[in-house]
Context: one part of a larger RNA
RNA sequence: GAACGAACGCUGGCGGCAGGCCUAACACAUGCAAGUCGAACGCCCCGCAAGGGGAGUGGCAGACGGGUGAGUAACGCGUGGGAACCUACCCAGUGGUACGGAACAACCCAGGGAAACUUGGGCUAAUACCGUAUACGCCCCUAGGGGGAAAGAUUUAUCGCCAUUGGACGGGCCCGCGUUGGAUUAGCUAGUUGGUGGGGUAACGGCCUACCAAGGCAACGAUCCAUAGCUGGUCUGAGAGGAUGAUCAGCCACACUGGGACUUAGACACGGCCCAGACUCCUACGGGAGGCAGCAGUGGGGAAUUUUGGACAAUGGGGGCAACCCUGAUCCAGCAAUGCCGCGUGUGUGAAGAAGGCCUGCGGGUUGUAAAGCACUUUCAGAGGGGAAGAAAAAAUCGGAGCUAACACCUCCGGUCUUGACGUUACCCUUAGAAGAAGCACCGGCUAACUCCGUGCCAGCAGCCGCGGUAAUACGGAGGGUGCAAGCGUUAAUC
Numbered sequence: 001g002a003a004c005g006a007a008c009g010c011u012g013g014c015g016g017c018a019g020g021c022c023u024a025a026c027a028c029a030u031g032c033a034a035g036u037c038g039a040a041c042g043c044c045c046c047g048c049a050a051g052g053g054g055a056g057u058g059g060c061a062g063a064c065g066g067g068u069g070a071g072u073a074a075c076g077c078g079u080g081g082g083a084a085c086c087u088a089c090c091c092a093g094u095g096g097u098a099c100g101g102a103a104c105a106a107c108c109c110a111g112g113g114a115a116a117c118u119u120g121g122g123c124u125a126a127u128a129c130c131g132u133a134u135a136c137g138c139c140c141c142u143a144g145g146g147g148g149a150a151a152g153a154u155u156u157a158u159c160g161c162c163a164u165u166g167g168a169c170g171g172g173c174c175c176g177c178g179u180u181g182g183a184u185u186a187g188c189u190a191g192u193u194g195g196u197g198g199g200g201u202a203a204c205g206g207c208c209u210a211c212c213a214a215g216g217c218a219a220c221g222a223u224c225c226a227u228a229g230c231u232g233g234u235c236u237g238a239g240a241g242g243a244u245g246a247u248c249a250g251c252c253a254c255a256c257u258g259g260g261a262c263u264u265a266g267a268c269a270c271g272g273c274c275c276a277g278a279c280u281c282c283u284a285c286g287g288g289a290g291g292c293a294g295c296a297g298u299g300g301g302g303a304a305u306u307u308u309g310g311a312c313a314a315u316g317g318g319g320g321c322a323a324c325c326c327u328g329a330u331c332c333a334g335c336a337a338u339g340c341c342g343c344g345u346g347u348g349u350g351a352a353g354a355a356g357g358c359c360u361g362c363g364g365g366u367u368g369u370a371a372a373g374c375a376c377u378u379u380c381a382g383a384g385g386g387g388a389a390g391a392a393a394a395a396a397u398c399g400g401a402g403c404u405a406a407c408a409c410c411u412c413c414g415g416u417c418u419u420g421a422c423g424u425u426a427c428c429c430u431u432a433g434a435a436g437a438a439g440c441a442c443c444g445g446c447u448a449a450c451u452c453c454g455u456g457c458c459a460g461c462a463g464c465c466g467c468g469g470u471a472a473u474a475c476g477g478a479g480g481g482u483g484c485a486a487g488c489g490u491u492a493a494u495c
Base pairs, nucleotide, nucleotide: 001495002494006491007490008489009488010487013343014342015341016340017339018338020335021301026299027298028297030296031295032294035060036059037058040057041056043054044053045052046051067254068253069252076179077178078177079176080175081174082173085171086170090167091166092165093164094163095162096161097160098132099131100130101129107122108121109120110119111118112117139146140145152159153158180226181225182224187217188216189215192214193213194212195211196210197209198208199207229251230250231249232248233244234243235242236241256277257276258275259274260273279290280289281288282287307333309332310331311330315329316327317326318325319324346376347375348374349373356367357366358365359364380436382431383430384429385428386427398415400412401411402410439484440483441482442481443480444465445464446463450479451478452477453476454475460467461466
């Protein structure tokens, strides 16, 4: 000098754009953060009906989005390769969608329990479940043979379903190289290293298991200990390099602590399940409930970090044919000068060089065109109007063209209508009045800026050198000056 997720002191007018628990991965009151589909299904309630509402079965989604950085020195990440794999929804192709059956919720009845909830009996539907047929495009296996699918809905053409092939998207796995410090850590290793048989997985593999062999790693640092999420990047620097990994983006890991699997295309699953543990809460003492490292918010810790806000209008996501519903993702607003950038706090004139202050060699000098006065202007803030700009294009509804047997449906084009949280938006106009708006640090040298008074090695200053013991440009005050400026200084850490 630069830079900061900063803090502290003094001060503080406005706006734009950003960022805002770095500490206790400490504990959490309360609310919200993941639902949706009646065009899969049977019921119940309201209603004259149309229709609306409710729980349940069922489907899809809760594996995304959001948070955090504890762990991890590792194929975790980065980069470049590889072969033995999976992939719901989406796209393209091929072939099917046949015939039957038995249940279980809801509901009704009867109970148990303080509650959470739960037991027995009975009835019932389905795109829920099961069987048969068919498949020869699939799999096993081969002379043969064996096994394996499906679901309908509404309208009358679509949406679905099953099998299979390919693609796309996403993911799993393997390898080369790179990736902090310590040798006051020198030896480490029995599923350990390799093979065979078997098992397991979507898939290769000691991934697991039985047997056999005795290997494997290491001074080019194994093992152990400490520290740490990695990267694109960021800061600094002429560069080489050094430091760093907040915000944004990619990957990884975690979800009270430890373990486990279930479901699924996908999890060993933050707002799912089971077990154990610590903690908190309820209890009728028999038993139960919970997990903010989601958004707000509370306590605590700390030098220190915000509102228990608005809206789904836009973008995106889930469900749905759609209307639409949900969305603390997101978009906005609020708070704090936290940072960067911009603007303002007036402009011109004005010497009697006023008064006052300070200094003085008492002549004067300086503050100083500074003020007053005079003449103007009105940014921003204030008040009142306009604007309802852009964000907005869709969806839905109504008219044309294409497709077609079809005036259905679908696709495309055009017209109409409607939708804004922000928002008292941005911006513009009018209006009053210089009116509402300047501080902070420093002035011995480094280093731009000097005098007086007080103090008297005291009080104090200080980044280094060093000042202060009676004339202190270095302490404290004043006048003056210098530098920055809505900031200025200090401190911490970085180059």